[in-house]
RNA sequence: UGAUAGAGGUGCGGACAUCAAGAGUAGUCUUUUGCCAUUCAGACAGGCAGCGGGAAGGACAAAAGGGAUCUCCGCCGAGGUUUCGCAGCUUUCUGCCUGGAGAGCACGGAGCCGGUCUGUGGAAGAAUAUUCCACAGAUUGUCGUUCCGAAAGGAACGGAGCGCUGUCGU
Numbered sequence: 001u002g003a004u005a006g007a008g009g010u011g012c013g014g015a016c017a018u019c020a021a022g023a024g025u026a027g028u029c030u031u032u033u034g035c036c037a038u039u040c041a042g043a044c045a046g047g048c049a050g051c052g053g054g055a056a057g058g059a060c061a062a063a064a065g066g067g068a069u070c071u072c073c074g075c076c077g078a079g080g081u082u083u084c085g086c087a088g089c090u091u092u093c094u095g096c097c098u099g100g101a102g103a104g105c106a107c108g109g110a111g112c113c114g115g116u117c118u119g120u121g122g123a124a125g126a127a128u129a130u131u132c133c134a135c136a137g138a139u140u141g142u143c144g145u146u147c148c149g150a151a152a153g154g155a156a157c158g159g160a161g162c163g164c165u166g167u168c169g170u
Base pairs, nucleotide, nucleotide: 001169002168003167004166005165006164009076011075012074013073014072015071017069018068019067027060028059029058030057031056032055033054035053036052042051044099045098046097047096048095049094079113080112081111082110083109084108085107088105089104090103091102092101093100114140115139116138117137118136119135120134121133122132123131124130142159143158144157145156146155147154148153
């Protein structure tokens, strides 16, 4: 230096199914109304079309994202995240057209993060679930330095996965 095979452990990610929650919420229909508006109104803008808005009662009544569990699959920069690019796909803002703004997914480049857990703060979220980010602490694997030990191994400090270990080559 190239190829190949591996290790870390409450290890990482994906799929089906089930469950809880979302939620008796959104929404639809109907009744009432001292509230707002008066069809030339309201809505992200313009045009066209249609028709009220809110509140209270009654009936019916979801879904998505996220989560837990089992099983299976792919794996050990697994994956996560930030940013840039592409403007591809899905979707929200009454319906259609044009535009605008937002959210999610996919592809590619670059940066950061060894893993897990706990706490604090922030963001997302219906949520005290959970996820992500930053910081701190604990713990663990790996390598390096120093010390102890016959050795196995132990202690302290420190680094980062573009790392570490094994095998085969150059």

This is a predicted structure of a 170-nucleotide RNA (Lysine riboswitch aptamer) from uncultured Dysosmobacter sp. Of the family's consensus pairs, 100% are formed in the model. NCBI's taxonomy places the organism under Bacteria, Bacillati, Clostridia, Eubacteriales, Dysosmobacter. Its mean pLDDT, the model's own confidence on a scale to 100, is 80.